[in-house]
RNA sequence: GGCGCUAUCAUCUAAUGGUUAGGAUAAGUGGUUCUCAUCCACUAAAUCCGGGUUCGAUUCCCGGUAGCGCUA
Repeated sequence: GGCGCUAUCAUCUAAUGGUUAGGAUAAGUGGUUCUCAUCCACUAAAUCCGGGUUCGAUUCCCGGUAGCGCUA
């Protein structure tokens, strides 16, 4: 340089073009406990960036950025 894959809460991971973007861990608050741990309930937190298609895009298309792989 060429080709391909991936990008979603702090981390991991779901989501048939339509519903409040869901779950686990972690964090915070409360309950339980003499205290801590465990356990229970609740809360906050995300679609890499720009454009296009569409009534409607996390999803499809194009470009960019970053990471990974193959190849020269």
Transfer RNA from a Candidatus Doudnabacteria bacterium, 72 nucleotides, folded computationally. The coordinates come from a structure-prediction model, not an experiment, and the mean pLDDT is 81. The organism belongs to Candidatus Doudnaibacteriota, within Bacteria. Rfam family: tRNA. Rfam classes the family as a transfer RNA. The sequence was found in a public genome assembly.